[in-house]
C1' cells in the first nucleotide's frame, strides 16, 4: 500500500403489541354574588390492576463448532428487564470514515 474480518462513530432503512382501565392531585371551563361544594373535555404529575410484544440488554435448550477437560453458540424458548399514539430505543441491512485490533 492493498484487501477480507471486526471494534468504533456517522448516515439511511428497520417489525411487533392498547393512545387499556381505576383512584389520587393539579392547569383550564361552566353552575354559583363570595367563600365553600360540584360539575365537565383536553392535558400534565403518581399509583394500582390484568392483558399483550419481543429485534436493546438477560438467561435457559440446542443444531452446529472447537483448541472436545470443558467451552462457544440462533432470529428458537423465557419475558426478569425493555416496549404497546408520537417521540426515543431497536435485533439486522446497506453506504461512509481521521482510525484501533488480528489475518493474508
Nucleotide at each position: 500500500c492493498c484487501a477480507a474480518c471486526u471494534c468504533u462513530c456517522g448516515c439511511g432503512g428497520g417489525a411487533g403489541a392498547g393512545a387499556c382501565u381505576c383512584c389520587u392531585c393539579u392547569u383550564c371551563g361552566c353552575c354559583c354574588c363570595c367563600c365553600a361544594g360540584g360539575c365537565g373535555c383536553c392535558g400534565g404529575a403518581g399509583g394500582a390492576g390484568a392483558g399483550c410484544c419481543g429485534a436493546a440488554g438477560g438467561c435457559g435448550c440446542a443444531a452446529c463448532c472447537g483448541c472436545c477437560c470443558c467451552g462457544g453458540a440462533a432470529a428458537c424458548g423465557c419475558u426478569c428487564a425493555g416496549g404497546c399514539a408520537a417521540a426515543a430505543g431497536g435485533a439486522c441491512c446497506g453506504c461512509g470514515a481521521c482510525g484501533g485490533g488480528c489475518u493474508g